[in-house]
This is a predicted structure of a 1427-nucleotide RNA (small-subunit ribosomal RNA) from uncultured Jannaschia sp. The coordinates come from a structure-prediction model, not an experiment, and the mean pLDDT is 83. Lineage of the source: Bacteria > Pseudomonadati > Pseudomonadota > Rhodobacterales > Jannaschia. The sequence is in RNAcentral, with records from ENA.

């Protein structure tokens, strides 16, 4: 920097990605070289070989000899304390850094002294033994640079200052190498100190040699290092002790840096060497390839006893995702020994193996268009792409292979493992050399096919039209590598020192007092602890990083030089700031004095109103309660009313954004005691201050303990209701409790969700307390200090908002936060009588959780408005019979679709066959239909026969046409074959088109501007008005578009034009019919105009507009149509049509017969006819208008019905006509399934319809008939036409739908939304758990190896001394042995602690469609929430 929470936005916040790095591993692949690196795991066990020897110029002996010498085991010297490995332990003076004093230092250097005289042993060797072996005993005897004594001795050491003590080694030969004492140096090491060095407080106290002193011991040396005694100290909140983890550093890696992570290779230090303990030797060790003991393990054994230690180099097994050769050489560098030659050296130098990493090179270069073939893609067969890519032609040879030469150099005179290597010369031929990941976004790069499976995935996520899976074509990236995984840093300002936050996102302790700590007013001086500045010295190893130059052909790599190492220590100088000390000041803080305010606190006393209960009186049937009721009280007298009495609790009005208090909180009145604050005054003190971890105190309600009290209210509980249920809401009762005293609890949404303090930064308007000034003296005005509110500027904020009472600008101190859930939970600790409080995790799981604001939708939220929405009316439906459609059922089939409104007399303007899509049976397969090619036959065509249910099959007759260049051709029929036809098969959730609905509702948007970080807002809201976003006014808006309206058609009036088939007033004729002549007046026809615009008047109003009136045929959109904005319902239709994809292809296609779509216990919708007298029947009779009939204002359909008169007289009827029997008519191949109509007969239900529900506001409803389409026939349906012709509308409370504004929201698939908890099932991690297993640690006791120390030492002993009996004795000095304390391993017991397992059990988490309810989100239907 990006992705990811949302419909969108801003913010908070986590998760994820892009980068770099690696001792890596895994997958696919693999040409060469250089330089590096290579058991991170089992400090697991190790076969085999090698890794430390050397010196004959220290010594004797044995052997060999070329007589020069050499070899061997010993004694002796030096070295095996270096080099090499590993990181177990260690949180420590271990390491890093800088200092220090009380030390040692073989070999080396410098100076200096001495190097004299003696002595006694011992290994080897020899003899004799023991033993399997390892090894070992005895005797005899031998040498030394081995050992001992004496002498001498300074500059050495000790001292009582008199003195005492202490050395040596020679070899060989003529020059050296040695030896001794002393001093100094160098080097190396030991010790001490300051500072730095991980996590945990759910580890808070630790400590007995512990802390110090004195004496002694011990050490190279200081020191409780050890010991005896004395004292009681020492460490710790600046984190002791304990637990866990870890070698430390230079460095490495990342990062802009500060930081973070890390400690392989290389280098420095430490520690370790099978585990534990111990010392010996030595200059140096408590010793990797030495010793002793104990233990585990392995091996040998003759069972008696022995041997061993790869964390050296190789190598083996094992473990593991994983890490090499049992190589060469001492040529170089270095080490040991030696005088040296030299020997030894798995240190080292090399080679081998490994793409493990870094670096370099190559896998060819040029030309080449027919844009080859082939692959892939493509609606167009045309093209595009792989692609100059291939082929072809020309060229080159790095690497490689073959052959020749061959190292300069690493080596100074000699000596080369590497190595016949590097390098070089010649030859060969494009010849031998490219993979891997990715292509939805982040992120460079896309298409086809398969398939709802398999799968992918770092996050978001993808999966039937997948640019996301798998494969193919193409492309991007990187390249001998490429990806994946793990881990680290970065991005992450996501622990924030640099550099974050805490009103609402996570986060201010409920409030105060206050110890430690942190911070602290003004002036002057002082010191130099901190800080700052400057300078100097030492150190900060080398390597590494950086810079410059140089060497390998370049680079990696290496060399030289510089810089740097930001650090530490010491010294000098300065003295501003902090601090120290001193002196002073008054602005902070406090005290005094004065008058006021207040529900501040505690105790005591007193009052009235009300509720309840009781007593008495009056009085009678109800009261009470609710939405409505009931439980309940009441004739045993309630309720009501009046009086009195009792008791408890709370204090109406005043009362207020008012007052007081630190918070919780505080309210009748009076008294007493008492805390604090404000104001005024400026007398006093003189920084006495602020904050405050721990600590202490206070702390609503509920709850707990003891004792009181108990009127009302009221958890629990009981009853009555409500309900599907109702462990609730409502009602009637009612116990704890509420009240008091004392003692606990210590939590609240303890909230201003805002810690305390100080200073600074515009105003305006209230209110409370105190003061000042003014005059006009008031219910005044101005001002000041303190409190408490509203609004608002700057500033801040994600926004909302805050704004002198800050969430502004700064300072100080404290507390707290770091994704959601798990969880404020578990375990542990502390507190509590208990309830519980406090402190406070992890596993696991998700990619979000969240804040503010936006525009919608929704609300059993609000305001306004409209509509046959209600109301007011009128007629129906729902009941009956029938018609018709649907569901259901049935069926071989009852074809399919339509499904709340917006399906159901709908598609269907008309199913007997056909239609027809369904079923049965029986047939056809280039097909019933289209196009094309090739092919066969024939004109086409017409008539008629046989079989069959028919399709179909068979057979027959007639007929030979048109054009012609005579070859043939056009058109039609037919046979065969191939492409293809065909599909009412699927998907309306792939689509076009069309349609329904909201809704003829008044809305839906845009440009520019403005506001807002932004989504968005404004405009479109507001005040009026309208049928209307219609218009007016106002306004940061100004305009515009689609809608509204108007323009269109129709009806109503008039005029003009035109009169045939229409009309007939006047005139004439007449068969008396506008029939004829005639007329153009009227009606009418059908074209053009006029007319209506709130234009005029009155009135209201700013206006728009409204009300009334006049005139007018018509009056306020005049009536009725057509006209349907942006969009919603994945609404409907693939069966009108069109169409993508899929499916069928002798069948899901096509033909035919018959059947079905017409079935029938039932349910629903829409209708028709009725139930009758406003009527039925009979008779008579007028005026219509559409429309159709091929044309017709002419002819026909054509009877209109209502109407008039008569009759019937309230009945299941002269109502009603279903049903059924009989007989006919018509259509049609055909009325059986299954048509309509007519006549005769039959004469069912039905007496106005429950709950519920529908239409309609005027020429409307109601009622009456007429016509038309489709159609052979079939109408109660649909679409039209006219006749007659009402009632009612107070009004907008309510129901339904809609519009606009506002409000709430946890909804956005938008309430048919979201969402909670129990239960059931599966899986996962976790707490408890009788116990059990293992580790760590501590205490007490037992045992007590080896070892040094102490004591003893009667046994044993060469050196020195004494004596003499001259080889003995004694002394001195020692040794074995024994004893003691210490102590490793081991054992017993008691604790503490950590971990594993654990029947059972607790909650938690996760899991497309389980159960029960509906708690939350809207007033969520009882507001929600906290304790």
């Nucleotide at each position: 920097g990006a992705g990811u929470u949302u419909g969108a936005u801003c913010c908070u916040g986590g998760c994820u990605c892009a980068g770099a790095a690696c001792g890596a591993a895994c997958g696919c692949u693999g040409g060469c070289g250089g330089c590096a690196c290579g058991c991170c795991u089992a400090a697991c066990a190790c076969a085999u070989g090698c890794a430390a020897g050397u010196c004959g110029a220290g010594c004797g002996c044995a052997c060999c000899u070329u007589c020069g010498g050499g070899u061997g085991a010993g004694c002796g010297g030096c070295g095996g304390a270096c080099g090499g490995g590993u990181u177990a332990g260690u949180a420590a003076c271990g390491c890093g850094u800088g200092g220090g004093a009380a030390c040692a230092u073989a070999c080396c250097c410098u100076u200096u002294u001495c190097u004299a005289c003696g002595g006694a042993a011992u290994a080897g060797c020899c003899u004799c033994g023991g033993g399997a072996a390892a090894c070992u005993g005895a005797g005899a005897g031998u040498a030394a640079u081995a050992c001992c004594g004496u002498a001498u001795a300074c500059g050495c050491c000790c001292c009582u200052c008199g003195g005492g003590g202490g050395a040596a080694a020679g070899a060989u030969u003529u020059a050296u190498c040695g030896g001794u004492g002393a001093a100094g140096g160098a080097u190396u090491g030991g010790c001490c100190c300051g500072c730095g060095u991980c996590u945990g407080a759910u580890u808070a106290g630790a400590u007995a040699g512990u802390u110090g002193g004195u004496g002694g011991g011990g050490u190279a040396a200081u020191g409780g290092c050890c010991u005896a005694c004395c004292a009681a100290g020492u460490c710790g909140a600046c984190g002791a002790u304990c637990a866990g983890u870890a070698g430390c550093u230079g460095g490495u890696u990342u990062g802009a840096g500060a930081g973070g992570a890390u400690g392989a290779u290389c280098a420095g230090c430490a520690a370790c060497a099978c585990u534990g303990g111990g010392a010996c030797u030595g200059a140096g060790a408590c010793a990797c390839g030495g010793c002793c003991c104990a233990g585990a393990c392995u091996c040998c054994u003759a069972c008696g006893g022995g041997a061993g230690g790869c964390a050296g180099c190789a190598g083996u097994g094992g473990g593991g995702a994983a890490u090499c050769u049992u190589a060469g050489a001492c040529a170089a560098u270095g080490g040991g020994c030696g005088a040296a030659a030299g020997c030894c050296u798995g240190a080292u130098c090399u080679a081998g193996c490994g793409a493990u990493g870094c670096c370099g090179c190559g896998u060819g270069a040029g030309u080449g268009a027919u844009g080859a073939a082939g692959g892939c893609c493509u609606u167009u067969a045309g093209g595009g792409u792989c692609g100059u890519a291939u082929a072809g032609c020309u060229c080159u040879u790095u690497c490689g292979c073959c052959a020749g030469g061959g190292a300069u150099u690493g080596a100074u005179a000699a000596u080369g493992a590497c190595a016949g290597u590097a390098c070089u010369u010649g030859g060969c031929a494009a010849a031998g050399a490219a993979a891997c990941c990715c292509c939805g976004g982040c992120u460079a790069a896309u298409u086809c096919c398969g398939g709802g499976c398999a799968g992918c995935a770092g996050c978001c996520g993808c999966g039937u039209a997948a640019u996301a899976c798998g494969a193919g074509g193409g492309g991007u990236g990187c390249a001998a590598g490429c990806g994946u995984u793990a881990c680290u840093c970065g991005g992450a300002a996501u622990c924030a020192c640099u550099g974050g936050g805490c009103g609402u996102a996570a986060a201010g302790c409920g409030c105060g007092c206050g110890c430690a700590g942190g911070c602290g007013g003004c002036u002057a001086a002082u010191u130099a602890a901190g800080u700052u500045u400057g300078g100097a010295u030492g150190u900060g190893a080398a390597a590494g990083c950086c810079u410059a130059c140089g060497g390998c052909u370049c680079a990696a790599c290496c060399g030289u030089a510089g810089a740097a190492c930001u650090g530490c220590a010491u010294c000098c100088a300065a003295a501003a700031c902090u601090a120290u000390u001193u002196a002073g000041c008054u602005a902070g803080a406090g005290u005094g004095u004065g008058g006021g305010a207040g529900a501040g606190g505690a105790a005591g006393a007193u009052g009235g109103a009300a509720u309840u209960a009781g007593u008495u009186g009056u009085g009678u049937a109800g009261g009470g309660g609710u939405a409505a009721a009931a439980u309940c009280c009441g004739u045993a007298g309630a309720g009501a009313u009046a009086a009195c009495u009792a008791g408890g609790a709370a204090u109406a009005c005043c009362a207020a954004a008012a007052g007081c208090g630190a918070a919780g909180g505080c309210a009748a009145u009076c008294u007493u005691c008492u805390g604090g604050a404000a104001c005024a005054u400026u007398a006093c003190u003189g920084a006495c201050g602020c904050u405050g971890a721990g600590g202490c105190g206070c702390g609503a309600a509920a709850g707990c303990g003891u004792g009181g009290g108990g009127a009302g209210c009221a958890a629990a509980c009981a009853g009555g209701a409500u309900u599907a249920g109702a462990u609730a809401c409502c009602c009637u009762g009612g116990u704890a409790g509420u009240c008091c005293a004392c003692g606990c609890c210590c939590u609240a949404a303890a909230c201003g969700a805002u810690g305390a303090a100080u200073g600074u930064u515009a105003g305006u308007c209230g209110u409370c307390g105190g003061g000042u000034a003014g005059c006009u003296a008031g219910u005044c005005u101005a001002u000041u200090c303190g409190g408490u509110g509203a609004u608002g500027c700057a500033g801040c904020u994600a926004a909302c908002g805050c704004a002198u009472u800050a969430a502004a600008c700064a300072u100080u101190c404290c507390g707290c936060c770091u994704g959601g859930g798990g969880a404020g939970u578990a375990c542990g600790g502390u507190c509590g009588c208990a309830a519980g409080a406090u402190u406070a995790a992890a596993a696991c799981u998700c990619a979000a959780a969240g804040g503010a604001a936006u525009a919608g939708a929704c609300g059993g939220g609000g305001a306004c408005c409209c509509g046959c929405a209600c109301a007011a009316g009128u007629g129906g439906u729902g009941g009956a019979g029938c018609a018709u459609g649907u569901g259901g059922u049935u069926u071989a089939a009852u074809u399919c679709g339509a499904a709340g409104a917006u399906a159901c007399g709908c598609g269907a303007a008309g199913a007997a066959c056909c239609u027809u899509a369904c079923c049965u049976a029986g047939c056809c397969u280039u097909g019933a239909c289209a196009u094309a090619u090739a092919u066969u036959a024939g004109a086409a065509c017409u008539c008629a026969c046989c079989a069959g249910a028919g399709a179909u099959g068979g057979a027959g007759a007639g007929g030979u046409g048109c054009c012609u260049u005579c070859g043939g051709g056009a058109g039609c029929u037919u046979u065969u074959a191939u492409a293809c036809a065909g599909g009412u098969g699927c998907u309306g959730c792939a689509c076009g088109g069309c349609u329904g609905u909201c809704g003829u509702c008044a809305g839906c948007u845009c440009g520019u501007g403005u506001c807002g970080u932004g989504a968005g807002a404004u405009g479109u809201u507001g005040g009026g008005u309208u049928a209307a976003g219609u218009c007016c006014c106002g306004c940061a808006a100004c305009g515009a578009g689609c809608g509204c309206a108007a323009c269109c058609c129709u009806c109503g009036u008039c005029a003009c034009u035109a009169g045939u088939u229409a009309c007939u007033a006047a005139c004439g004729g007449u068969u008396c019919g506008g029939c004829c002549g005639a007329g153009g007046a009227c009606u009418c026809u059908a074209g053009u105009g006029a007319g209506a615009c709130u234009g005029c008047c009155u009135u209201c109003g700013u206006a728009a507009g409204g009300a009334g009136g006049a005139g007018g045929a018509a009056g306020g959109u005049g009536u009725g149509g057509a006209u349907g904005a942006c969009g919603u319902c994945a609404a409907g239709u693939c069966c009108u049509c069109a169409u993508g994809g899929c499916c069928c292809u002798u069948a899901c296609g096509g033909g035919u017969u018959g059947g079905g779509c017409u079935a029938c216990a039932c349910a629903c919708g829409u209708g028709c006819u009725a139930c009758a007298a406003u009527g039925g029947c009979a008779u008579c009779u007028a005026c219509a208008g559409u429309g159709a009939g091929u044309u017709a204002a002419u002819c026909u359909c054509c009877a209109a019905a209502a109407g008039a008169u008569g009759u019937c007289u309230c009945a299941g009827u002269u109502c009603g006509g279903a049903u059924u029997g009989g007989g006919g008519u018509c259509u049609g191949c055909a009325a059986c399934u299954c048509g309509a109509c007519c006549c005769c007969a039959u004469g069912a239900a039905g007496u106005c319809g429950g709950a519920a529900u529908c239409g309609c506001u005027a020429g409307u409803a109601a009622u009456c008939g007429c016509g038309u389409a489709a159609c052979a026939g079939c109408a109660u349906g649909a679409c039209g036409c006219g006749g007659u012709g009402a009632a009612u509308a107070c009004g907008u409370u309510c129901c339904c739908g809609g519009g606009c504004c506002u409000u709430g929201u946890a909804c956005a698939c938008a309430c048919c939304g979201c969402c909670c908890g129990u239960c059931a099932c599966a899986c996962c991690a976790u707490g408890g758990g009788a116990g059990u297993u293992g580790g760590g640690u501590c205490c007490a006791c037992c045992c007590g190896a080896a070892g040094g120390c102490c004591g003893u030492g009667c046994g044993c002993c060469a050196a020195c001394c004494u004596g003499c009996u001259u080889g003995c004795a004694g002394g001195g000095g020692g040794c074995a042995g024994c004893g003691g304390a210490c102590c490793a391993c081991g054992g017993u017991g008691a604790g503490c602690u950590c971990a594993g397992c654990g029947a059972c059990u607790g909650g938690g988490g996760u899991g497309a469609a389980g159960u029960c309810g509906u708690a939350a989100c809207a007033a969520g239907g009882u507001a929600a929430c906290c304790a």